[in-house]
Context: one part of a larger RNA
RNA sequence: UCAUGGCCAAGGAACUAGGCAAAAUCGGCGCGUAACUUCGGGAGAAGCGCCGCCCCGACGUAAUAGUCGGGGCCGCAGUGAAAAGGCCCAGGCGACUGUUUAUCAAAAACACAGGGCUAUGCCAAUUCGAAAGAAGACGUAUAUGGCCUGACACCUGCCCGGUGCCGGAAGGUUAAAGGGAGAUGUCAUCCGUAAGGUGAAGCAUUGAACUGAAGCCCCGGUAAACGGCGGCCGUAACUAUAACGGUCCUAAGGUAGCGAAAUUCCUUGUCGGGUAAGUUCCGACCUGCACGAAUGGUGCAACGAUCUGGGCACUGUCUCGGCCAUGAUCUCG
Numbered sequence: 001u002c003a004u005g006g007c008c009a010a011g012g013a014a015c016u017a018g019g020c021a022a023a024a025u026c027g028g029c030g031c032g033u034a035a036c037u038u039c040g041g042g043a044g045a046a047g048c049g050c051c052g053c054c055c056c057g058a059c060g061u062a063a064u065a066g067u068c069g070g071g072g073c074c075g076c077a078g079u080g081a082a083a084a085g086g087c088c089c090a091g092g093c094g095a096c097u098g099u100u101u102a103u104c105a106a107a108a109a110c111a112c113a114g115g116g117c118u119a120u121g122c123c124a125a126u127u128c129g130a131a132a133g134a135a136g137a138c139g140u141a142u143a144u145g146g147c148c149u150g151a152c153a154c155c156u157g158c159c160c161g162g163u164g165c166c167g168g169a170a171g172g173u174u175a176a177a178g179g180g181a182g183a184u185g186u187c188a189u190c191c192g193u194a195a196g197g198u199g200a201a202g203c204a205u206u207g208a209a210c211u212g213a214a215g216c217c218c219c220g221g222u223a224a225a226c227g228g229c230g231g232c233c234g235u236a237a238c239u240a241u242a243a244c245g246g247u248c249c250u251a252a253g254g255u256a257g258c259g260a261a262a263u264u265c266c267u268u269g270u271c272g273g274g275u276a277a278g279u280u281c282c283g284a285c286c287u288g289c290a291c292g293a294a295u296g297g298u299g300c301a302a303c304g305a306u307c308u309g310g311g312c313a314c315u316g317u318c319u320c321g322g323c324c325a326u327g328a329u330c331u332c333g
C1' cells in the first nucleotide's frame, strides 16, 4: 500500500450520477392494522407489548408436550451464541407467474390468457420433399394455419382517392396456337439470234385480316388491410377571445380521451405543491415544433432483483479521519 473483517466521539446522506456500499430490521406469541380494491386482496401493512431461571395453583397430556394465573431470583444484556423482513408516500411502464442477448443488456423487450381479421369442407388450407411420401392429424370449422392486438373496466370516431385483397364480367388491350390474303426464291414451258424476259405445278422462305385465356384497363366492395385524418381572412357595447360568417383545397380533414408526456424544439414554458434553496419529481394549464383510438386510446387493484421523485429508521457514504485483526505486496535474514 492492497484485500478481507472488527470498532469509533459529535453530527447523520452534508457523500454521490444515484444511500452504491455498509448499517439498521429480522424468530415465536399476543394486540393492532389505512388509502385503495377486480372484495380475493392490500397485510407480516404500519405500529405496540411480551420472551431467562426457580416455586405454587388451575386446565390438560402418553409425557417431568402444552396453555393460563400468582409469587420469587440474577445479569449490562433472557429468540443472551448462530440462523431469521427495513418500512412508508407518490408517479412512469408492463396486467399478472413466466421467457431472453450461454460469456458486458433481465428490461418498458418476448411470451401470455383474452380480443379481432383472414385462409381452410378434408386427398383441407399450410409446410418439408424434383418424387414417392410425410407433418397438419389417426384431427374435421368449439378444428387447423397465417397476421395484428395483449388481463380487466370504459371504449375503439372519419376517409376506399393511392397500394393491397375480395367480387364482377359488358367493352378495350393481349401470349402460344389456329388462320392464311399476299409477297419472295427456285424452275418446266413459252418469247427472243443473243442479252434477257415470262413463269404453271411442286418445293422452300415469309406472312396481313380474323379467332384467341388469365392478367391489366374498367365496375363495385373492403381500414382490428398497408395507410391517411388541411389552409387563409373577418366577426360580440372595455380589452381579449371567437359560439358565428366567408373563401380555397381534399378521399376525408383528428371524434372520445389524454397532453411540456418514455412524445414539447423554443424550455429550467407558466401557476401551484414539496425544499432555506428543486434543469429532476407531483398536481394543473393547453401555445400538441411533431398524442390519439387493436402500428390500439384512457384508466386500473394486485404483481416487479424494473425506472423516477420524496420521507422515517439507520449508519465511517461523508465532515475527517483514527485504531485493531488476518492475508498479500515490500525490506532484512
Base pairs, nucleotide, nucleotide: 001328002327003326004325005324006323007322008321010319011318014317019314027051028050029049030048031047036041038151052073053072054071055070056069057068058067059066074078086312087311088310089309090308091307092306093304094303098110099109114149115148116147117146118145119144120143126135127134128133152299153298154297155296157229158228159227162226163225164222165221166220167219168218171217172216173215177211178210182206183205184204185203186202190197191196230248231247232246233245234244257291258288269285270284271283272282273281
Molecule: large-subunit ribosomal RNA, domain IV
Organism: Flavobacteriaceae bacterium GF1